[in-house]
Context: one part of a larger RNA
RNA sequence: GGCGUAUGGCGGAUGCCUAGGCUCUCAGAGACGAUGAAGGACGUGAUAAGCUGCGAAAAGUUGCGGGGAGAAGCACAUAUUUUAAGAUCCGCAAAUAUCCGAAUGGGGCAACCCGUCAUGUUGAAGACAUGUCACCUAGCAAUAGGGGUAAACCCGGUGAACUGAAACAUCUAAGUAACCGGAGGAAGAGAAAACAAAAGUGAUUCCGUUAGUAGUGGCGAGCGAACGCGGAUUAGCCCAAACCAUUGUUGUUACGGCAAUAAUGGGGUUGUAGGACCACAAUAUUGAUUAUUAAUUGAAUUAGAAUAGUUUGGAAAGACUAACCAAAGAAGGUGAUAGUCCUGUAUAGGUAAGGUUAAUAAUUAUAGUGGUAUCCUGAGUAGUGCGGGACACGAGUAAUCCUGUAUGAAUCUGCCGGGACCAUCCGGUAAGGCUAAAUACUCCUGAGAGACCGAUAGUGAACUAGUACCGUGAGGGAAAGGUGAAAAGAACCCUAAGUAAGGGAGUGAAAGAGAACCUGAAACCGUACGCCU
Numbered sequence: 001g002g003c004g005u006a007u008g009g010c011g012g013a014u015g016c017c018u019a020g021g022c023u024c025u026c027a028g029a030g031a032c033g034a035u036g037a038a039g040g041a042c043g044u045g046a047u048a049a050g051c052u053g054c055g056a057a058a059a060g061u062u063g064c065g066g067g068g069a070g071a072a073g074c075a076c077a078u079a080u081u082u083u084a085a086g087a088u089c090c091g092c093a094a095a096u097a098u099c100c101g102a103a104u105g106g107g108g109c110a111a112c113c114c115g116u117c118a119u120g121u122u123g124a125a126g127a128c129a130u131g132u133c134a135c136c137u138a139g140c141a142a143u144a145g146g147g148g149u150a151a152a153c154c155c156g157g158u159g160a161a162c163u164g165a166a167a168c169a170u171c172u173a174a175g176u177a178a179c180c181g182g183a184g185g186a187a188g189a190g191a192a193a194a195c196a197a198a199a200g201u202g203a204u205u206c207c208g209u210u211a212g213u214a215g216u217g218g219c220g221a222g223c224g225a226a227c228g229c230g231g232a233u234u235a236g237c238c239c240a241a242a243c244c245a246u247u248g249u250u251g252u253u254a255c256g257g258c259a260a261u262a263a264u265g266g267g268g269u270u271g272u273a274g275g276a277c278c279a280c281a282a283u284a285u286u287g288a289u290u291a292u293u294a295a296u297u298g299a300a301u302u303a304g305a306a307u308a309g310u311u312u313g314g315a316a317a318g319a320c321u322a323a324c325c326a327a328a329g330a331a332g333g334u335g336a337u338a339g340u341c342c343u344g345u346a347u348a349g350g351u352a353a354g355g356u357u358a359a360u361a362a363u364u365a366u367a368g369u370g371g372u373a374u375c376c377u378g379a380g381u382a383g384u385g386c387g388g389g390a391c392a393c394g395a396g397u398a399a400u401c402c403u404g405u406a407u408g409a410a411u412c413u414g415c416c417g418g419g420a421c422c423a424u425c426c427g428g429u430a431a432g433g434c435u436a437a438a439u440a441c442u443c444c445u446g447a448g449a450g451a452c453c454g455a456u457a458g459u460g461a462a463c464u465a466g467u468a469c470c471g472u473g474a475g476g477g478a479a480a481g482g483u484g485a486a487a488a489g490a491a492c493c494c495u496a497a498g499u500a501a502g503g504g505a506g507u508g509a510a511a512g513a514g515a516a517c518c519u520g521a522a523a524c525c526g527u528a529c530g531c532c533u
Stems, first nucleotide, its partner, number of pairs: 001532009015518001016482002020453002022450007029442002031149002039100003042055003046078002050074002061094006070082003105114003115133001117131005135146004153184001154182005164171001168218001194201002205232005215223002236434003239378001243266010271412001273377004277371004286365012301349003307322005323340002325329001331343003383407008393419001414429005469476002489517001492504004
């Protein structure tokens, strides 16, 4: 030095565990904010660095309800308090709520500095206390609203590139990402100037299919419908105008009015055209809002069945023997595995704020028939030229929709569409507006689930985690869980320089569970012995 056996150190794999995650389901909620938010700074405890709570009334104050013995957060120590005159704790409703922050009296290097006016403390100056004073929009004004934040979903505006085409330019990626604006619990769309095709359907939205079809396409890569059918859910309405009236203003007047214009009220709302107008007819139906009453729901929360013995063991819930309950044998805990020990569970109850439903009352909205001479039925609109964009559709035979620019109709005997265009036929009635449900999403709350993870996994984060730390900054970003059933956390003695470490003693089932603490693999490093060299 090697190999082997034994026995240690170091190390923290493995096993077991879970306080945390991940993915869903069903309900709820879908906002907060000038009554000052989100997010912070600084304070606040007897002692107090961190987290949590709270705000100079500061781990808290008040009222009501619940609850019933200890309590003063994580946090285990000492002290001091508090509590059956009901604390701590739980729920609801209030009070307080420094400073910064949209930040809003002015300024500013956020958490700081400096003011105006009114009132008060004073008789004055000064100082202090309380309140007040930003901007934009609407309004004569009083006043009201806005502003900012927030995970996704939604609508709109602006709008890439990598990439693919095996290169690349049309094309694709993609109207995606990103940025900006805006709204709601959903948003958007929506009651046919729609589809269809000789037959019909009857607003919109979403799903399945039609169908990777018809098409489109350097006819490359690719892109990619609709009709129809089957479902989910269903709901329809209001203005403008004609006409009538009132009021104001203006013009004109023969002072009787007439005309124009504006506002308001009535009227009226459609394609089998409808309405005004004229002539009849009459009171019915169905909603909405508010109030009252009743019912129901609704927080903390209440009641809630049934087991003993023997035995092993440190400990019984295990084993054995004999019982019981079950509208409860979900689950968790308890010194090992408990229906009957505890918390619970099934079931039954309970009320405040609030919600929902029904009835009644009040207010308010809502309907018909015939005639057809006249009037009305959305104009810089429809359409057209040029240039773009959207449509599955790349200018193409290119309809349809939007519009930058230039033009520019008709008025129901009207107008638009049916994929160039024309005719016939058919469908509809543009140029105003509103509209629940079916659909999308989950920062958040409750209940539950998992052929999801189990500490190098699962969130980056099971622990003082977006912390420590790094970076001028944008930003990057960890490691780190487990004594024991219970601290019973080792009194006392000894070795020692000893507040290190160890040996006794003691606790414990176990200390080879001793806080560097469950198990304790390997690498690596020792010690003893054997063999070989």